Predicted 3D model of a 343-nucleotide part of an RNA (large-subunit ribosomal RNA, domain IV) from a bacterium. Its mean pLDDT, the model's own confidence on a scale to 100, is 89.
[in-house]
Context: one part of a larger RNA
C1' cells in the first nucleotide's frame, strides 16, 4: 500500500448526483402526543422522566397448614393466621462514568409527486409512477350458451343457467365525467340500386337428308356484401382560423368573417406535460436551473388511453429541517487478515 474493524481535538453535511456509507435511535414502564381524517387511523406521532442493589413498609392473587364455623361426622366443605409463590405500590439508604451496565432491539419531523390499499414483476443489471387488484362501464351469451382447444369424436365453460359465464376498458373512496355520429367500426333497416352460380330463353350459330345432337345468348329472375336510410363515442376518434372594438394606456365581455361533424365544459395547468426557460412573483437560504405557493402567453392538460381532489399505506421519487457523525475542512493513531522479505 488493498481489505475488515476501534478510536479520533476543533468543526458538523462545508463532503457527495445524492448524508451514499457510518454515526445516531433502540428493550420494558410511566407521563404525554399536533395538522389532517373514510373516525378504524395518524401513533411508538412527537417530546419527557424512570431503570442496579441493600433495608423498612403497604396491597391483590394462588395454595393453604395452626385456628374458627358447619354438617348427610368424612382423607368432608367453608372462612382463613402463618409460611410459600407471584404481581404491584410507598419510604429509606447505598456504590460506579455508566444500573434493559455485555448482546440482540425504530433516528424522526416538515412538505410536493405518483400509486389509494395487502399483493405481482424482468430466475442472472430494473421491485417501480409497471402488472395485479375490489370497486365502475361497455359488450356478447337463453344453455348442445357464448367463447376456447381439437380435422373430428369430444372436452374445457359447468355437473354453472343472466344475481351466471365470456371479452375489452377503466382501477378503492369523494366530486364529476361536457360537445362531435361527418370518417373507420358495431347495431337496425321486409324499400330502392348494384351484384354469382343457378332458372331462365327472344335471337343465333355448327352439323345433319331429317328427327336429332351440339354451341352463344337478350330480357326477366336470382343471396349475403357493397351503395342506400338511421342509431350508437366509459366503440377507434375528434373538439379551429383571421380581422375589428370600451372616454390614457393596456385588455376586449362585444362584433364582422371564413372553415368545420363538432370547435375543449368543469377541474387542473411552466405540470412525471413548458420548447422559448434559470419564464414572472411570492416563500425558503447569506446566496437556491431544484423544491413549495401563485400567476396563466397550455410550443403540445382534460374528463373511464378517465379529469380533478383525498385518510391510510411505499426498500418509489423530489425539496427542506431536527438530531447524529471521518462524508468532509485533513488527516492522524491502532488492531487482524493480505500484500513484501526469508523459509
Nucleotide at each position: 500500500c488493498u481489505c475488515u474493524g476501534g478510536c479520533u481535538a476543533a468543526g458538523g453535511a462545508a463532503c457527495u448526483c445524492g448524508g451514499c456509507a457510518a454515526a445516531a435511535u433502540g428493550g420494558c414502564c410511566c407521563c404525554g402526543u399536533a395538522a389532517c381524517u373514510u373516525c378504524g387511523g395518524g401513533a411508538g406521532a412527537a417530546g419527557g422522566g424512570g431503570u442496579g442493589c441493600c433495608c423498612c413498609u403497604g396491597g391483590g392473587u394462588g395454595u393453604g397448614u395452626a385456628g374458627g364455623a358447619c354438617c348427610u361426622c368424612g382423607c368432608g366443605u367453608c372462612c382463613c393466621a402463618a409460611g410459600c409463590a407471584u404481581c404491584u405500590g410507598g419510604g429509606g439508604g447505598u456504590c460506579g462514568c455508566a444500573g434493559c451496565g455485555a448482546a440482540g432491539a425504530g433516528g424522526c419531523c416538515c412538505a410536493a409527486c405518483c400509486g389509494a390499499c395487502u399483493g405481482u414483476u424482468u430466475a442472472c443489471u430494473a421491485a417501480a409512477a409497471a402488472c395485479a387488484c375490489a370497486g365502475g362501464u361497455c359488450u356478447c351469451u337463453g344453455c348442445g350458451a357464448a367463447c376456447c382447444c381439437g380435422u373430428a369424436a369430444g372436452g374445457g365453460g359447468a355437473c354453472g343457467u343472466a344475481u351466471a359465464g365470456g371479452g375489452g376498458c377503466u382501477g378503492a373512496c369523494g366530486c364529476c365525467u361536457g360537445c362531435c355520429c361527418g370518417g373507420u367500426g358495431c347495431c337496425g333497416g321486409a324499400a330502392g340500386g348494384u351484384u354469382a352460380a343457378g332458372a331462365g330463353g327472344a335471337g343465333g350459330g355448327g352439323u345433319g337428308a331429317g328427327a336429332g345432337c351440339c354451341c352463344c345468348g337478350a330480357a326477366u329472375u336470382g343471396a349475403a356484401g357493397c351503395c342506400c336510410c338511421g342509431g350508437u363515442a366509459a366503440a377507434c376518434g375528434g373538439c379551429g382560423g383571421c380581422c375589428g372594438u370600451a372616454a390614457c394606456u393596456a385588455u376586449a365581455a362585444c362584433g364582422g368573417u371564413c372553415c368545420u361533424a363538432a370547435g375543449g365544459u368543469a377541474g387542473c395547468g411552466a405540470a412525471a406535460u413548458u420548447c422559448c426557460u434559470u419564464g414572472u412573483c411570492g416563500g425558503g437560504u447569506a446566496a437556491g436551473u431544484u423544491c413549495c405557493g401563485a400567476c396563466c402567453c397550455g410550443c403540445a392538460c382534460g374528463a373511464a388511453u378517465g379529469g380533478c381532489g383525498u385518510a391510510a399505506c411505499g426498500a418509489g421519487u423530489u425539496g427542506g429541517g431536527c438530531g447524529c457523525u471521518g462524508u468532509c475542512u485533513c488527516g492522524g493513531c491502532c488492531a487482524g487478515a493480505g500484500a513484501c522479505u526469508c523459509g